The RNA shown here (transfer RNA) has 73 nucleotides and comes from a Candidatus Woesebacteria bacterium. Lineage of the source: Bacteria > Bacteria candidate phyla > Candidatus Woeseibacteriota.
[in-house]
RNA sequence: GCCGACGUAGCUCAGUGGUUAGAGCAGCUGUUUUGUAAACAGCAGGUCAGUGGUUCAAAUCCACUCGUCGGCU
Numbered sequence: 001g002c003c004g005a006c007g008u009a010g011c012u013c014a015g016u017g018g019u020u021a022g023a024g025c026a027g028c029u030g031u032u033u034u035g036u037a038a039a040c041a042g043c044a045g046g047u048c049a050g051u052g053g054u055u056c057a058a059a060u061c062c063a064c065u066c067g068u069c070g071g072c073u
Stems, first nucleotide, its partner, number of pairs: 001072007010025004018056001027043005049065005
C1' cells in the first nucleotide's frame, strides 16, 4: 500500500428497516444471616465509534473518516 471482519451498558454479546434498544455478568438498594457469601426481589446504567446520505421511518442500508483485529504484498 491492497483486501476483509468488527465497533451497541463497566465487561461479554443479542438485536439485519417499524411496538419504549435488550440479556447475562458486574454495580447499587432491600429481604434473609451474628456477619460475609449465596439465594430471592427491585433499581440504576446507552452520543448504537463519528460525519454525511437514502427512506414516511436507520443500531440495521450506502459513502467517507477514526479505531481494533486478521490476511496479502
The sequence was found in a public genome assembly. It matches the Rfam family "tRNA". Rfam classes the family as a transfer RNA.